[in-house]
RNA sequence: GUUUAGAUAGCUCAGUAGGAAAGAGCAUAGAACUGAAAAUUCUAAAGUCAUGAGUUCGAAUCUCAUUCUGAACA
Numbered sequence: 001g002u003u004u005a006g007a008u009a010g011c012u013c014a015g016u017a018g019g020a021a022a023g024a025g026c027a028u029a030g031a032a033c034u035g036a037a038a039a040u041u042c043u044a045a046a047g048u049c050a051u052g053a054g055u056u057c058g059a060a061u062c063u064c065a066u067u068c069u070g071a072a073c074a
Stems, first nucleotide, its partner, number of pairs: 001073007010026004019057001028044005050066005
């Protein structure tokens, strides 16, 4: 340089034949329980869905460009 896969919560990931308030596990905070912890249970918070533009009544999802990461080839 070319091709290709990917970027969604602090971490690991799901979700794409376009439509409901975008979810799970772990972690975090609070509460219950305990003499106190651990474990367990309940609750909460945490996301401009990499960035910008386009298509559309409507985009995490489709198109284009850019940035970053991995792989293959040269």

The RNA shown here (transfer RNA) has 74 nucleotides and comes from Thorea hispida. RNAcentral holds the sequence, with entries from ENA. The coordinates come from a structure-prediction model, not an experiment, and the mean pLDDT is 82. Rfam family: tRNA. Rfam classes the family as a transfer RNA.